[in-house]
Context: one part of a larger RNA
RNA sequence: AGCUUAGGACGGAUGCCUAAGGUGAGUAUUCCGAGGAAGGGCGUGGGAGACUGCGAAAAGCCACGAUGAGGAGUUGACAGCCGAUAAUAGUCGUGGAUACCCGAAUGGGGGAACCUAUAUAGUGAAGCUAUAUAUUGCAGAGAAUGCAAGGGGAAGCUAGGGAAGUGAAAUAUCUCAGUACCUAGAGAAAAGAGACCGAAAGGGAUUGCCGUAGUAGAGACGAUCGAAAUGGUAAGAGCCUAAACACAUGUAGUGAUAGAGGCCUCAGCUGAUGUUACAUGUGGGUAGAGGGAGAUAUCGGGGGUUGGUUGAGGACGACCCGGAUAGUAAGAAAGGCUAUGACUAAUUGAACAGCAUGGAAAGGCUGACCGAAGGGGGUAAGAGUCCCGUAGAUGAAAGUGAUAGUUCUAUCUAGAUAUGAUCCCGAGUAAUACUGGACACGAGGAAUCCGGUAUGAAUCAGCCCAGACCACUGGGUAAGGCUAAACAGAUACUCACACUGAUAGAGGAGAGUACCGCGAGGGAAAGGUGAAAAGAACCCCGGGAAGGGGAGUGAAAUAGAAUCUGAAAUCCUAAGCUC
Repeated sequence: AGCUUAGGACGGAUGCCUAAGGUGAGUAUUCCGAGGAAGGGCGUGGGAGACUGCGAAAAGCCACGAUGAGGAGUUGACAGCCGAUAAUAGUCGUGGAUACCCGAAUGGGGGAACCUAUAUAGUGAAGCUAUAUAUUGCAGAGAAUGCAAGGGGAAGCUAGGGAAGUGAAAUAUCUCAGUACCUAGAGAAAAGAGACCGAAAGGGAUUGCCGUAGUAGAGACGAUCGAAAUGGUAAGAGCCUAAACACAUGUAGUGAUAGAGGCCUCAGCUGAUGUUACAUGUGGGUAGAGGGAGAUAUCGGGGGUUGGUUGAGGACGACCCGGAUAGUAAGAAAGGCUAUGACUAAUUGAACAGCAUGGAAAGGCUGACCGAAGGGGGUAAGAGUCCCGUAGAUGAAAGUGAUAGUUCUAUCUAGAUAUGAUCCCGAGUAAUACUGGACACGAGGAAUCCGGUAUGAAUCAGCCCAGACCACUGGGUAAGGCUAAACAGAUACUCACACUGAUAGAGGAGAGUACCGCGAGGGAAAGGUGAAAAGAACCCCGGGAAGGGGAGUGAAAUAGAAUCUGAAAUCCUAAGCUC
């Protein structure tokens, strides 16, 4: 020095565990903000470093309800307290109060958490306190006043813009991809009631899923891209305007010695109240077996009161009663009451003993019981019957949703049918040409949809579409608008995993911390004594608040706080062997 054996040291693998994480499903909820948000700064405890809570009323204040014998956040010990058989301790819930400074930040300023005003009032002064004083938009005669907006938000959504690495084994069309990213906006968004789809049959707004189907097709026919209808299913809901026409008001024009008009007929009376154009408002009207307006004709009309220039008749309008229908989520709109049920605290809640082992029984053995409860967790080991609970049953002063009824609100109560080329049916639109984009579709035979430039129609005897185009046939009715649900994402709770188990699972078993960086930003490590601290009184060695030896606790101390188990590398000691 090596090897072997034994005992240790170091180290922290492995095993077991879980306080944390992952995925999915179900239920509920889904915006916050000038009434000052999100996010922070600084404070706040008897003592108080961190977290949590709270805000100068500061681990809290008030009211109401539930619970309650203990309490005093994580947090134990100490000091000083509160409360205790009754509900004014504490805890939980509902509703209020307070809520410093910064931050959209909003009196002005500013290097965020700071500096500094003006007016009025308390109030005479200093000081203090309260209120007001930002900008933009709308309304308004307005420098009055009132209302609104601004900012934030993980993911999802819509819109306006919009790459490249890459793939094509190079590369330019192409692909990646309308992706990433930037911007704006809403809360779910968007879409949505056919100028549709289809095919000779029909369907009947939109949206999601299954499927059609990797099909039809597109494509340097390369790489690749890639539908739709029918079918099944979830959900289900339909509406309002423009125009024609009527009336009212306003502006402009026109209109008078004969007569517009004044609801119609007849007879009077009156005398610019007329008419045309435009604008505004109200009524009207909304469709595709075309609809509507207006005209004519026929049929029809709940009761009462009343109106216009006179009388009679008719027509029309207004109001009241009665009747009918509908409604808060689009289509008008806001509440109340009653009932039922739900959420935000809770209450009740069955049934087991013995024996032996063991430190400890819930495991074993013996014999029972409950079960609308044998989900789960805890208890010294594996508990239906020990504890918390679970099934079932019960419960709300206050606040918030839901459903139904009622009140209430709105509308209708006069229209229907027939006839007709009288009028209307969304214009710089449709369409065409050129040029782009979107459509699964790369200009192609390229329809369809959306832009730019230039031309530029028609009103139902019309117009658009059915993948060039034409005919026939069929479908639809553009150029205005609104619309719940099914659908996306998220949060909380519950449940379930051939999900992880501390180098795994989230970066994180409380961390976006420590630390790094001027900054944008980057970003860790680190779990386990024991059933219970019973955490080792006392003695000894020692310089000792180190470390150790006894003693004691404990089932165990080689469980001793550097604490479960305690592998390997590595080191030490002892013995043996070999050189």
The part of an RNA shown here (large-subunit ribosomal RNA, domain I) has 579 nucleotides and comes from a Candidatus Absconditicoccaceae bacterium. The organism belongs to Candidatus Absconditicoccaceae, within Bacteria. The RNAcentral record of the full RNA draws on ENA. Its mean pLDDT, the model's own confidence on a scale to 100, is 80.